A computed fold for a 386-nucleotide RNA from a Gammaproteobacteria bacterium, annotated as Bacterial RNase P class A. RNAcentral holds the sequence, with entries from ENA. The model forms 94% of the base pairs in the Rfam consensus. The prediction has a mean pLDDT of 76. Its Rfam family is "Bacterial RNase P class A". The family's RNA type in Rfam is ribozyme. Rfam describes the family as follows. Ribonuclease P (RNase P) is a ubiquitous endoribonuclease, found in archaea, bacteria and eukarya as well as chloroplasts and mitochondria.

[in-house]
RNA sequence: GGAGCCGACCGGGCAGCCGCCCUGCGCCAACGCAGGGAGGAAAGUCCGGGCUCCACAGGGCAGGGCGCCAGGUAACUCCUGGGAGGCGCGAGCCUACGGAAAGUGCCACAGAAAACAGACCGCCCAAGCUCCUUCGGGAGCCGGCAAGGGUGAAAAGGUGCGGUAAGAGCGCACCGCGUCGCGCGCAAGCGGGACGGCACGGCAAACCCCGCCUGGAGCAAGACCAAAUAGGGAGGCGUGCCGCCCCUGCGGGCGGUCCGGCGUGGCCCGCGCGAGCCUCCGGGUAGGUCGCUUGAGACGUGCGGUGACGCACGCCCCAGAUGAAUGGCUGCCACCGCGGUCGCGAGACCGCGGUACAGAACCCGGCUUACAGGUCGGCUCCCGCU
Numbered sequence: 001g002g003a004g005c006c007g008a009c010c011g012g013g014c015a016g017c018c019g020c021c022c023u024g025c026g027c028c029a030a031c032g033c034a035g036g037g038a039g040g041a042a043a044g045u046c047c048g049g050g051c052u053c054c055a056c057a058g059g060g061c062a063g064g065g066c067g068c069c070a071g072g073u074a075a076c077u078c079c080u081g082g083g084a085g086g087c088g089c090g091a092g093c094c095u096a097c098g099g100a101a102a103g104u105g106c107c108a109c110a111g112a113a114a115a116c117a118g119a120c121c122g123c124c125c126a127a128g129c130u131c132c133u134u135c136g137g138g139a140g141c142c143g144g145c146a147a148g149g150g151u152g153a154a155a156a157g158g159u160g161c162g163g164u165a166a167g168a169g170c171g172c173a174c175c176g177c178g179u180c181g182c183g184c185g186c187a188a189g190c191g192g193g194a195c196g197g198c199a200c201g202g203c204a205a206a207c208c209c210c211g212c213c214u215g216g217a218g219c220a221a222g223a224c225c226a227a228a229u230a231g232g233g234a235g236g237c238g239u240g241c242c243g244c245c246c247c248u249g250c251g252g253g254c255g256g257u258c259c260g261g262c263g264u265g266g267c268c269c270g271c272g273c274g275a276g277c278c279u280c281c282g283g284g285u286a287g288g289u290c291g292c293u294u295g296a297g298a299c300g301u302g303c304g305g306u307g308a309c310g311c312a313c314g315c316c317c318c319a320g321a322u323g324a325a326u327g328g329c330u331g332c333c334a335c336c337g338c339g340g341u342c343g344c345g346a347g348a349c350c351g352c353g354g355u356a357c358a359g360a361a362c363c364c365g366g367c368u369u370a371c372a373g374g375u376c377g378g379c380u381c382c383c384g385c386u
Stems, first nucleotide, its partner, number of pairs: 001382010012333007020037007039357001043368002046366005051218004063214005068082005083097001084095004098209002103207002105203003120149002122145003128141005157175006176198001177196004182191003222290004232281006240257007258274001261273004297316001299314006334355009
């Protein structure tokens, strides 16, 4: 100098003017003053918990989730440390990482054969038989083989030596695999030994089996105060006349009518209704209040731990809206891009444009996703110079 890996962080600053929300004070309101006012993801609502209501004797099934080991935590599918496997020269990164000798199922295409293996090309004629022969052998039949080629994601242990007619765990060594001891480790596991000639292809993000966890709904949860209208209950006043029915009776029900009643209207006629009117009570809606932000809280220091994290002390209070505040304009500065001028050049000056993703809504711990531009720390590899 170049190329990378990991982690942490910022994500515009200052001033002026005009506005918005909350709290406190000025007696209330208006208004004034003072203080506070978005994020690293407030997002997606994907996990886990607090809180609230409902359900629930206990147990089980179904359904769902999770799945190497140990630890952290209120809890987790999260985090930390470790193991195994894979990728990278490396710093590092990735992993749904229990079980395939419980059962079922699947393995496309290609290929001779895809799980009770198989013989397309190929290799071999040692034994048996036939023919030929220059008597060395040659050709063929019956056969043998799975080493080599070819297909495939995968071909029934791999590599090497021996062996053989050619071959083959047929024999041996190493590796792999299985069984049983040993050492280390809390464990996952690692290391090494003896025995076994190989028996056990892959897929469980296919059904399934094993182990563990799991009641439902969510702040529009939930609690309280409480209009108007309609409906419910109690009391008071009113409830005419005619017909029918029930009833010993008091009385009640249904229908009709308009003298009376109510509505319309100042009154009458007319029209409509066919019992209501007044007071009180309770439920409940609109609306309002609480829940609501002091909390697994922020910051600092020290201690324990490899770490996640925990403990102690000190200090601080840091949005709380509900059609939903946290903003807008101007100027200067900062950074980035483009253009122009000057300069050998580094660069300087001027002009224009840009400064992301995104907006709390009960709270908290995570995960995931989005993000203009920039800063810091640790580390790796390569090249050059000394």